[in-house]
RNA sequence: GCCCGGAUAGCUCAGCGGCAGCAGCGCCUCGUUUACACCGAGGAGGUCCCUGGUUCGAUCCCAGGUCCGGGCA
Repeated sequence: GCCCGGAUAGCUCAGCGGCAGCAGCGCCUCGUUUACACCGAGGAGGUCCCUGGUUCGAUCCCAGGUCCGGGCA
């Protein structure tokens, strides 16, 4: 330098272009307990890496960029 993959909640991640987004762990509250843990119920938390483009509509498609991983030279 070229090619491929990835970037979504604090962490690990899902998400055939359509009510703008899942879940687990973690966190908070309540219940339970003498208390803690476990368990049960509920809840908060998301500029979907950035900038443009396509579209009635973009996390999703296209172009460029940044960062991470892998391959070729």